The RNA shown here (FMN riboswitch aptamer (RFN element)) has 132 nucleotides and comes from Actinopolyspora xinjiangensis.
It matches the Rfam family "FMN riboswitch aptamer (RFN element)". About the family: The RFN element is a highly conserved domain that is found frequently in the 5'-untranslated regions of prokaryotic mRNAs that encode for flavin mononucleotide (FMN) biosynthesis and transport proteins.
The coordinates come from a structure-prediction model, not an experiment, and the mean pLDDT is 79.
NCBI's taxonomy places the organism under Bacteria, Bacillati, Actinopolysporales, Actinopolysporaceae, Actinopolyspora.
The model forms 97% of the base pairs in the Rfam consensus.
[in-house]
RNA sequence: GUGCGCUCCGGGGCUCGGUGAAAGUCCGAACCGGCGGUGAAAGUCCGCGAACCGCGUCCCACCCCCGGUGGGCCGGUCGAUCCGGUGAGACUCCGGAACCGACGGUGAAAGUCCGGAUGGGAGGAAGCGCAC
Numbered sequence: 001g002u003g004c005g006c007u008c009c010g011g012g013g014c015u016c017g018g019u020g021a022a023a024g025u026c027c028g029a030a031c032c033g034g035c036g037g038u039g040a041a042a043g044u045c046c047g048c049g050a051a052c053c054g055c056g057u058c059c060c061a062c063c064c065c066c067g068g069u070g071g072g073c074c075g076g077u078c079g080a081u082c083c084g085g086u087g088a089g090a091c092u093c094c095g096g097a098a099c100c101g102a103c104g105g106u107g108a109a110a111g112u113c114c115g116g117a118u119g120g121g122a123g124g125a126a127g128c129g130c131a132c
Stems, first nucleotide, its partner, number of pairs: 001132007008124002016028003030112002032101002034048004043099002051077004056073001058072006081097005103115003
């Protein structure tokens, strides 16, 4: 230095006003932005994760069996940006104007509240162990 294992870490946000019987859900304004990459710093570029779905002859666990449940693998779905400037180089910086945001719940429709979740997780830093 490389590979494997263990430990640890690993998502932010409703302040104010309006309507109403009722809204952190609607309306006006406000606020927030996971991980890796990139000629240069990204919610909107490329990819990944989360979330949802199951067409799968596959694998594991559990329930006595049937059959099913949960997990893995695999596959599918999966939002949104332009203009100007600087520069060798920027959809990433600076200026301006926009846009986007899973599922279930709710006295009324949710990116911001509650829940699955003391979960999972892309991945990150250091330490230790083993191998080369």